Predicted 3D model of a 76-nucleotide RNA (transfer RNA) from Effrenium voratum. The organism belongs to Effrenium, within Eukaryota.
RNA sequence: GGGGCUGUGGCGCAAUGGCAGCGCGCCUCGGUUGGUCUGACUGAGGAGGUUGUGGGUUCAAAUCCUACCAGCCUCA
Numbered sequence: 001g002g003g004g005c006u007g008u009g010g011c012g013c014a015a016u017g018g019c020a021g022c023g024c025g026c027c028u029c030g031g032u033u034g035g036u037c038u039g040a041c042u043g044a045g046g047a048g049g050u051u052g053u054g055g056g057u058u059c060a061a062a063u064c065c066u067a068c069c070a071g072c073c074u075c076a
Base pairs, nucleotide, nucleotide: 001075002074003073004072005071006070007069010024011023012022013021018059026046027045028044029043030042031041032040033039052068053067054066055065056064
């Protein structure tokens, strides 16, 4: 230098053109349990994202097109 894959809350991942969600973690308030607790189990609620960056297509883009950036794989 050529080709390919990936990029979405703190972390791990969904969403294949039409409300951006799940698990863990974080915060608040309860419940159960026991020889003791800053323990264990469990329920409800909440915060947290302008979907790597810019541009384009479209009524509508995380999703399609394009350039760039970062990581990984591969070819020379």
Its mean pLDDT, the model's own confidence on a scale to 100, is 81. Its Rfam family is "tRNA". From the family's description: Transfer RNA (tRNA) molecules are approximately 80 nucleotides in length. It is annotated as a transfer RNA. Gene Ontology term of the family: triplet codon-amino acid adaptor activity.